Predicted 3D model of a 136-nucleotide RNA (c-di-AMP riboswitch aptamer (ydaO/yuaA leader)) from Blastococcus sp. The sequence was found by an Rfam model in a public genome assembly. Model confidence (mean pLDDT): 76 of 100. NCBI's taxonomy places the organism under Bacteria, Actinomycetota, Geodermatophilales, Geodermatophilaceae, Blastococcus.
C1' cells in the first nucleotide's frame, strides 16, 4: 500500500465517482518552555517532505579570486533498505528529489493539504542458524 458513501456508465458483476465521510500521514498554530547576553572577524536568507547527514591539511573538475560554493571520486562517522514471521550472524545494495517563498521552535483549541507512483511474486519458500506460523 486505504474503507465507505451520495451520484453515475455498463449489464449482473464490474468502473467511474465529488470543495463528500473515514482511517491513516504531513504541515500551520497560544499560555508553560526554549530561543533571545556582550565584543571582533570572514561568510551567508530561512524553513518543510525525505532514511537521503556530518566531516577529512585528500585528488581532479567547473564557478570565480572569499577562510568560499557546486560537482565527481576515496577515507572516517552516522542513517535507511533486502535477502518472505521475528531475532541474530552474514552478505548485498541505497544516502535522491522535490516543495514553501523572506516566513514559519514546541504547542491545547483551530486551520490546511495528501492517501499518488512505481517494481516484484503467483503460494510457506535455497545465504547461516534459531524458531513461531500458514498452505488461500
Nucleotide at each position: 500500500c486505504c474503507c465507505g458513501c451520495a451520484u453515475u456508465c455498463g449489464u449482473g458483476c464490474g468502473g467511474a465517482g465529488g470543495c463528500c465521510g473515514g482511517g491513516c500521514c504531513g504541515g500551520g498554530g497560544a499560555c508553560c518552555c526554549a530561543c533571545c547576553g556582550c565584543a571582533g572577524c570572514a561568510c551567508u536568507g530561512g524553513g518543510g517532505u525525505g532514511a537521503a547527514g556530518c566531516g577529512c591539511g585528500u585528488a581532479c573538475g567547473g564557478c570565480c579570486u572569499g577562510u568560499g560554493c557546486c560537482g565527481u571520486a576515496g577515507c572516517g562517522c552516522c542513517g535507511g533498505g533486502c535477502g518472505a514471521a521475528c531475532u541474530c550472524c552474514c552478505g548485498c545494495c541505497c544516502g535522491a528529489a522535490c516543495c514553501c517563498g523572506u516566513c514559519a521552535g514546541c504547542u491545547a483549541a483551530c486551520c490546511c493539504g495528501g492517501u499518488a507512483g512505481g517494481c516484484g511474486g503467483c503460494u510457506c519458500g535455497u545465504g547461516g542458524a534459531u524458531g513461531a506460523g500458514a498452505a488461500a